[in-house]
């Protein structure tokens, strides 16, 4: 240096045959229970889907650049 792949809440993931509100556990709050804490339980929050651009009526998904990380060839 080439090729192939991965990037989605704090943290790990689901979704790419493009379509109204992005799934799900763990963590995070508050409230219920308890004498009081675990443990349950029930509600919230919390994401501009890595960055920039292009296609399209419309894009986490399709295209190109770029940034990171893996992997394999030299």
């Nucleotide at each position: 240096g080439g090729u192939u792949u991965c990037u989605u809440g704090g943290u790990g993931u689901a979704g790419u045959g493009g379509g109204u509100u992005a799934u799900c556990a763990c963590g995070u709050g508050a409230c219920c229970u308890u004498u009081a804490c675990a443990c349950g339980g029930u509600c919230a929050a919390g994401g501009u889907c890595g960055c920039c651009g292009g296609u399209u009526c419309g894009a986490a998904c399709c295209c190109g650049g770029c940034a990171g990380g893996a992997a394999u060839c030299a």
The RNA shown here (transfer RNA) has 74 nucleotides and comes from Coemansia sp. RSA 2399. It matches the Rfam family "tRNA". The literature on the family includes a 1997 paper in Nucleic Acids Res by Lowe and Eddy, "tRNAscan-SE: a program for improved detection of transfer RNA genes in genomic sequence". The sequence is in RNAcentral, with records from ENA.